A computed fold for a 378-nucleotide RNA from Bellilinea sp., annotated as Bacterial RNase P class A. NCBI's taxonomy places the organism under Bacteria, Bacillati, Chloroflexota, Anaerolineaceae, Bellilinea. The gene name in the source record is rnpB. The sequence is in RNAcentral, with records from ENA.
[in-house]
RNA sequence: CAGGUCAGCCAGACGAUCGCAGCGGCAAACUGCCGCUGAGGAAAGUCCGCGCUCCGCAGAGCACAACGCCGGAUAACGUCCGGAGAGAGGUAACUUUCGGGAUCGGGCCACAGAGACAAACCGCUCUGCCUUGCAGAGUAAGGGUGAAAAGGCGGUGUAAGAGACCACCGGCGACCGCAGUAAUGCGGCGGCCAGGCAACCCCCGUUGGGAGCAAGGCCAAGCAGGGACAAGGAGCUGCUCGCUCCGUUUGAGUCCCGGGUAGGCUGCACGAGCCGGCAAGUAAUUGCCGGCCUAGAGAGAUGAUCGUCACCGGCAGAGCCGUCUCAAUUGAGAUACCCCUGCCAGCACAGAACGCGGCUUAUCGGCUGACCUGGUCU
Numbered sequence: 001c002a003g004g005u006c007a008g009c010c011a012g013a014c015g016a017u018c019g020c021a022g023c024g025g026c027a028a029a030c031u032g033c034c035g036c037u038g039a040g041g042a043a044a045g046u047c048c049g050c051g052c053u054c055c056g057c058a059g060a061g062c063a064c065a066a067c068g069c070c071g072g073a074u075a076a077c078g079u080c081c082g083g084a085g086a087g088a089g090g091u092a093a094c095u096u097u098c099g100g101g102a103u104c105g106g107g108c109c110a111c112a113g114a115g116a117c118a119a120a121c122c123g124c125u126c127u128g129c130c131u132u133g134c135a136g137a138g139u140a141a142g143g144g145u146g147a148a149a150a151g152g153c154g155g156u157g158u159a160a161g162a163g164a165c166c167a168c169c170g171g172c173g174a175c176c177g178c179a180g181u182a183a184u185g186c187g188g189c190g191g192c193c194a195g196g197c198a199a200c201c202c203c204c205g206u207u208g209g210g211a212g213c214a215a216g217g218c219c220a221a222g223c224a225g226g227g228a229c230a231a232g233g234a235g236c237u238g239c240u241c242g243c244u245c246c247g248u249u250u251g252a253g254u255c256c257c258g259g260g261u262a263g264g265c266u267g268c269a270c271g272a273g274c275c276g277g278c279a280a281g282u283a284a285u286u287g288c289c290g291g292c293c294u295a296g297a298g299a300g301a302u303g304a305u306c307g308u309c310a311c312c313g314g315c316a317g318a319g320c321c322g323u324c325u326c327a328a329u330u331g332a333g334a335u336a337c338c339c340c341u342g343c344c345a346g347c348a349c350a351g352a353a354c355g356c357g358g359c360u361u362a363u364c365g366g367c368u369g370a371c372c373u374g375g376u377c378u
Base pairs, nucleotide, nucleotide: 001374002373003372004371005370006369007368008367009366010365012309013308014307015306016305017304018303020038021037022036023035024034025033026032040349044360045359047358048357049356050355051354052212053211054210055209059241060240061239062238064208065207066206067205068204069083070082071081072080073079085098086097087096088095089094100203101202105201106200107197108196109195121143122142123139124138125137126136127135128134129133151169152168154166155165156164170193171192172190173189175188176187177186178185179184216266217265218264219263225257226256227255228254229253232246233245234244235243273292274291275290276289277288278287279286280285311346313344314343315342316341317340319339323334324333325332326331
């Protein structure tokens, strides 16, 4: 200097004029004046979790659903941090996939192939015979089929072979020792060596009442009730039990037909809040101290114009500053890059609706730090 990886931050600022919404103050007949504040890193998706509200309590079991290595963080989570094991990509920094159980049981692995929880098509060896082939017995090392075929390689041994036996390697062990909080790792011992699938049924562990701001609460206004069923009914996924309440002809409740209302206020923003510093921790995060208040619309405000500046990009210029080369004092030349001057443009994804913690998706650019690779110079 170039390329790359990871992490964090920014997403314009100031002033003037006009306009809008909320809050506060003054004034107040209409109404006006002043001040402060006013969209995001994802506001999107509505995929998880929770705060909050209601169901008069929200109990137990089943069903159902989600998660599933170990240890932590958190209000909680299917999130995040750290670690281990089995992998994949990249020269590297680094990125990324998977996870309880197949030794409870059931089920599946098409076709091909002798055989897919099992065995002989070709082959090899031995024996016999009507001798170049046939029959019988043995074999599973070689070949073939297949996604996958009795672990691999080298020996001993054998009629020929075979973990039948041996050394090494791999896998497994619900055995032992050491290290570690643990997942696990290392070593020893053991011929134990017949696989895969549980996003197939299933088994185990943990968690889960439901509905949701169109939840709810208050005020005002208005009407018109009728019928059927009925001894049980209601309690917000489904079922059962328990419990509570209402009711049994003075009819609880359910269903059907019909009428009225759709107005106003509230919920509605001080928060598991934000910023800075210190401390602890590998980190996620936690604690303490100090400071700050930063939208609340309701068919839905947060805008428009002008000017200046910052930043980035494009075009032009030999140039006032600067840079490079020559000269050596005042200068000459060059300018691709940096710099300077002038002009143009204002860029992506995108718009709050009860709020918060995540995840996922979209995205023009800029800044900072650390690390990796290559080149050059010293």